Molecule: small-subunit ribosomal RNA
Organism: uncultured prokaryote
RNA sequence: GCGGUCUUACACAUGCAAGUCGAACGGUAGCAGGCCUUCGGGCGCUGAUGGCGGACGGGUGAGUAAUACAUAGGAAUCUGCCUGAUAGUGGGGGACAACAUGAGGAAACUCAUGCUAAUACCGCAUACGUCCUACGGGAGAAAGUGGGGGAACUCUUCGGAGACCUCAUGCUAUCAGAUGAGCCUAUGUUAGAUUAGCUAGUUGGCGGGGUAAAAGCCCACCAAGGCGACGAUCUAUAGCUGGUUUGAGAGAACGAUCAGCCACACUGGGACUGAGACACGGCCCAGACUCCUACGGGAGGCAGCAGUAGGGAAUAUUGCACAAUGGGCGAAAGCCUGAUGCAGCAAUGCCGCGUGUGUGAAGAAGGCCUGCGGGUUGUAAAGCACUUUCAGUAGGGAGGAAAAAGCAAUGCCAAUACCAUUGUCUAAUGACGUUACCUACAGAAGAAGCACCGGCUAACUCUGUGCCAGCAGCCGCGGUAAUACAGAGGGUGCGAGCGUUAAUCGGAAUUACUGGGCGUAAAGAGUACGUAGGCGGUUAAGUAAGUCAGAUGUGAAAGCCCUGGGCUCAACCUGGGAACUGCAUUUGAAACUGUUUAACUAGAGUGUGGUAGAGGAGAGUGGAAUUUCAGGUGUAGCGGUGUGUGGUAGAGAGAUCGGAAGGAACAUCAGUGGCGAAGGCGGCUAUCUGGACCAAUACUGACGCUGAGGUGCGAAAGCGUGGGGAGCAAACAGGAUUAGAUACCCUGGUAGUCCACGCCGUAAACGAUGUCAACUAGCCGUUGGAGGGCUUGUCCCUUUAGUCGCGGCAGCUAACGCGAUAAGUUGACCGCCUGGGGAAUACGGCCGCAAGGUUAAAACUCAAAUGAAUUGACGGGGGCCCGCACAAGCGGUGGAGCAUGUGGUUUAAUUCGAUGCAACGCGAAGAACCUUACCAUCCCUUGACAUCCAGAGAAGCGACUAGAGAUAGACGUGUGCCUUCGGGAACUCUGAUACAGGUGCUGCAUGGCUGUCAUCAGCUCGUGUCGUGAGAUGUUGGGUUAAGUCCCGUAACGAGCGCAACACCCUUAUCCUUAGUUGCUACCAUUUAGUUGGGCACUCUAAGGAGACUGCCGGUGAUAAACCGGAGGAAGGUGGGGACGACGUCAAGUCAUCAUGGCCCUUAUGGGUAGGGCUACACACGUGCUACAAUGGCCGGUACAGAGGGCUGCGAACUCGCGAGAGUAAGCCAAUCCCUUAAAGCCGGUCCUAGUCCGGAUUGCAGUCUGCAACUCGACUGCAUGAAGCUGGAAUCGCUAGUAAUCGCGGAUCAGAAUGCCGCGGUGAAUUCGUUCCCGGGCCUUGUACACACCGCCCGUCACACCAUGGGAGUGGGUUGCAAAAGAAGUAGGUAGUUAACCUUCGGGAGGCGCUACCUCUU
Repeated sequence: GCGGUCUUACACAUGCAAGUCGAACGGUAGCAGGCCUUCGGGCGCUGAUGGCGGACGGGUGAGUAAUACAUAGGAAUCUGCCUGAUAGUGGGGGACAACAUGAGGAAACUCAUGCUAAUACCGCAUACGUCCUACGGGAGAAAGUGGGGGAACUCUUCGGAGACCUCAUGCUAUCAGAUGAGCCUAUGUUAGAUUAGCUAGUUGGCGGGGUAAAAGCCCACCAAGGCGACGAUCUAUAGCUGGUUUGAGAGAACGAUCAGCCACACUGGGACUGAGACACGGCCCAGACUCCUACGGGAGGCAGCAGUAGGGAAUAUUGCACAAUGGGCGAAAGCCUGAUGCAGCAAUGCCGCGUGUGUGAAGAAGGCCUGCGGGUUGUAAAGCACUUUCAGUAGGGAGGAAAAAGCAAUGCCAAUACCAUUGUCUAAUGACGUUACCUACAGAAGAAGCACCGGCUAACUCUGUGCCAGCAGCCGCGGUAAUACAGAGGGUGCGAGCGUUAAUCGGAAUUACUGGGCGUAAAGAGUACGUAGGCGGUUAAGUAAGUCAGAUGUGAAAGCCCUGGGCUCAACCUGGGAACUGCAUUUGAAACUGUUUAACUAGAGUGUGGUAGAGGAGAGUGGAAUUUCAGGUGUAGCGGUGUGUGGUAGAGAGAUCGGAAGGAACAUCAGUGGCGAAGGCGGCUAUCUGGACCAAUACUGACGCUGAGGUGCGAAAGCGUGGGGAGCAAACAGGAUUAGAUACCCUGGUAGUCCACGCCGUAAACGAUGUCAACUAGCCGUUGGAGGGCUUGUCCCUUUAGUCGCGGCAGCUAACGCGAUAAGUUGACCGCCUGGGGAAUACGGCCGCAAGGUUAAAACUCAAAUGAAUUGACGGGGGCCCGCACAAGCGGUGGAGCAUGUGGUUUAAUUCGAUGCAACGCGAAGAACCUUACCAUCCCUUGACAUCCAGAGAAGCGACUAGAGAUAGACGUGUGCCUUCGGGAACUCUGAUACAGGUGCUGCAUGGCUGUCAUCAGCUCGUGUCGUGAGAUGUUGGGUUAAGUCCCGUAACGAGCGCAACACCCUUAUCCUUAGUUGCUACCAUUUAGUUGGGCACUCUAAGGAGACUGCCGGUGAUAAACCGGAGGAAGGUGGGGACGACGUCAAGUCAUCAUGGCCCUUAUGGGUAGGGCUACACACGUGCUACAAUGGCCGGUACAGAGGGCUGCGAACUCGCGAGAGUAAGCCAAUCCCUUAAAGCCGGUCCUAGUCCGGAUUGCAGUCUGCAACUCGACUGCAUGAAGCUGGAAUCGCUAGUAAUCGCGGAUCAGAAUGCCGCGGUGAAUUCGUUCCCGGGCCUUGUACACACCGCCCGUCACACCAUGGGAGUGGGUUGCAAAAGAAGUAGGUAGUUAACCUUCGGGAGGCGCUACCUCUU
């Protein structure tokens, strides 16, 4: 400085909001004070009559989609007060209020009689102009009042009064103006077509009435018009505008304040008065509601200002004043004024100001964080030095106020009245107001909050919580380390405000006029013809509707913008300008569009001559085949299938032969070939008929293109009527398949398929691509025509109309792709789209016999749905390839007993972990105690262990007592090392604080390590290139390999991790060199024995080397890589074996190896002790051992290894024991000694197919060894016992050569305790056609609606409910149309029903009442 009931135009208590004039008039009772007085009174005052106002101002937006508003025009009008002008204002009359008296009533109020005035009312006269007219004429007015004057005149009660003069103000008539109002026209002004037809006073005319005025405004008659796809009518919503908000603009939304217009005033109707009303604070009637009442009757209308109740999320004081501005009345003073000016309330908005300023590092304290060093809050505070706006107190103090009035002068006039002008002057007049403003005083004093901090979006940490509590505008956050929740510290933003909610515009080019699209994302109608409409070839002339330019008028003011000025600035106010993009009138221009005229031929069409064609219609006709029928021949099945069943057949099928009937369809030709607008069209013949094309010309002269509505055609299925019916075949039946099988398969089979006529009108009716026209490099075919060339051909070239392909150029596209047949570049017209679902839907309309079609929503719901392409993964998709993957074999498991592990169960505890492959003889390379983590008991609390501090003591050792022991008590022994002599270093005890400790939790917080895919051949990068991009290429392709191994090709070239080789590492197979003990022994000796001496050739040992590389030859291959075969060689194509494990996957495993974040326990979840448990046992599973026997068991004899280990050890020989072992003890720190006799094998004997001379479980007794200890709970030995088991169901495992199978030996762990594990050697096979299948894997390709990636995704019924939508027997309310009934007040016309005032020519008239007509409420 400004705004403030947006909801209930819901209801209102109380007060106020419209009065004024005595200078129009009768009158003046009562009365405070005052003045004058001739003492009667007058001035002052006032209800009534009268005049003016009350139609303005103020409120609200219900109604109204045009009786409205905006803009621009128009003619047939009225206009009080105001301005200008002309002419008048003469003379009479009778009433009615007030008042008085009386009466009624509760009241409101009313009645009767009587008196009276006027600027109230009524005549007469006059009529410049006015109105009417038949052009002769006729009609129609008025009002006074106030002031002054006093010369002449009249009256006089002698005071004066009047006439008269003059001034002012009124009045009457008229003409103009101004202002205001009424009427008409054009254009513009919301949505819906699921509103398409509306209209009888309706449209027009003649006549009349009516109005201030044009007009169906009203009436009678006549005509049949008027409006409408350029949207009538109907429905819904809505006051309109200047403007406001937003926006770059175009627009979109809105219509508060301010201003213009309209409408309304409790609801509905009506008129009166008046200049103006059908009247917010007037009247009448009806209705609803409220109030008063004496019950008879009355009163009222806040959407005026305050205020109340109610409703609502929501909006103020029952304030002051007429001082200013304005309005009404008045001559004026003045009165009235909830208009207005002010104040009050609310941070509701805009603007301005303050809450201090400077200095101040000990970077204080406190808070928070921390990597513990510090950082941050932070110059912030405190402290010091200043300032005092605002608020406070006190004092001063503008402007809003100048007019009117008064006084004086001048002019006018007879005039000192009046009036006008000027001047003056002193005054007076302030609601706001304790005003604005100024000065003084005191003191930093009285004055900061709100939101946010994951991204968008400026700003980060800690704690708490643990998918809880909560947050969230969108994405989303929260399941134990949350920058997202809550709190805190810190920070960011704004600041007397800040955030939220609601709303509008923007961003949104997301309705696209500016400025979008339609192949696949939503979207081209199935197709053509064609009406309206839109658009339209060349030349010339005219015109001037569109268009362009100028001028004029208008576009109110305010607002926006620019520029001055005034409040200290600003907001705000104010002056000027520009603008208002519009409309109208007018003058020009004539290019373009339109229109008119005249022409043209390039568009379009017609004629002439030809050509091709499954183009269409009806008629005729042909052969092959299927089926059926009758006949012949002939005999057993036929038919069908993955396999079969049902079917059919000795009543003769099927097969075969010829014959007949009937219907439907037309093999070959046949073609990415032809024709047609599309649907579609296929034997042949002729008839009728449409279109296209080619060549050359002649003609018409724009006749054209598109096309809303409209009309025709329009596959299949379906419908109606009548035919026809061979085959096929929905429905149906039977049989199979299957868990089921209303299917796929089989056998039958009816509608239908066919014909005629009539409907239907839809399809993935697709090129998912509307029609027409023009332009823009090509190439290869093919169909129809025409021309040309020669080499005359199965030829070539040119051109034209189709058709196909390539994929190339430009260009376009989100990409895919399109690319002269465009989805390129343009033009014309039409159709269609606007997130997904709901919805190919409902309701309504139209069409249809029906089925249904067409047009076409909403509620509700989701945050997506979709397109194209990419990388993966997947597929009972395809191609290629590999693996003991299958197959071919050998041996097992699954059955038995036992061992061992797991599950389950049990228990005080049976500690914990591992759980498809990839847990289960796994962690555990070894649980009697210990281990041990578990359980119950008994103890300890700075602790069993680490660091620091203080004190004491060497440390230590021995033995005693109590106790289950830990432990406790008491005793003895012992005095060490270094020293600068102060002490120090270990160690022990005691005490205190920090702390220790945890096999407690989380492997889904982690490191490390490991498993698995997989020893599979893959996984990537740099640069380049391609792609808008994700990405691709390389890495794909042709070969080849065990291999992304190698070669070739190649927009790729290289490289890395893997593979693998020369290499690197080990081992094994051959040879050589060196060396020769503990090894070896050919030779010489020796001996029981390489025992010993020579010896080192061989074996062997252990150090170094050689050797193998597809090197050589032949063949194949592409002259490559490579493969096949061969030679030589100890070994041949990776010689055999090991170690070695890419990028990654499985939130795989492990917090119990270790390490570690966080959490948890701290006289215990820590530590110690002894005992128990981990060894339980109805059962289930895995892995093994031993077997079931004769390829064997048992007995006797006899032969041959390798690799290891050994001092708390291996332990020979000897002795003892049946044996396990014991005793004693040599040797060996190991090529020396020992473990250490290897076993299967071989030779011989026995057993003779049986629960056995198989098998060895179980149990009894007796022992051995280890150990502190063998009960729970060890191994072994001897004797005795002698269980199950006679080769193992479904299923399943391992293995490709020195392998499987089988046989024994050793080692680690370990006091003792292997059928397990890790090694070693002995004997020593069978089979592999091959890649169809199972499993797993690799590469390429393809589809995908999957990406947690097929263990994916995902559909429908049912059950229950009824929030939403539709239907629904119905029911209530609202609105509206049509047809009736009804008829208050009121008005107009008519009216002999009736009638007191007034007038009268006495007849009557005017007027009134009644009736009638129209018309609310109501039914």